[in-house]
RNA sequence: CUAGCGGGAGAGGCCGACGGUAAAUUUCCGACGGCGCCGAAGGAGCAACCUACCCGGGAAUCUCUCAGGCAAAAGGACCGUUAG
Numbered sequence: 001c002u003a004g005c006g007g008g009a010g011a012g013g014c015c016g017a018c019g020g021u022a023a024a025u026u027u028c029c030g031a032c033g034g035c036g037c038c039g040a041a042g043g044a045g046c047a048a049c050c051u052a053c054c055c056g057g058g059a060a061u062c063u064c065u066c067a068g069g070c071a072a073a074a075g076g077a078c079c080g081u082u083a084g
Base pairs, nucleotide, nucleotide: 001084002083003082004081005080006079007078012035014034015033016032018030019029020028036070037069038068042066043064044063045062049057050056
């Protein structure tokens, strides 16, 4: 690094209006808009330092929140373990 297995956090099952269906204000499904919130897919930012000349390079579980997410499931950085 790849594959299998086990573990694995946070945050509204919010509000509005629309469509589907025999019907659905609530309750099912779908897409849209609004406000609030989360950081652990991915992405972006940088200290020392390096480069050599103001350009560039440069870590994270830090910072941002573009993307993603906010019942369960799924996903999930990372950790353990087995094999190659």
Molecule: Glycine riboswitch aptamer
Organism: marine eukaryotic metagenome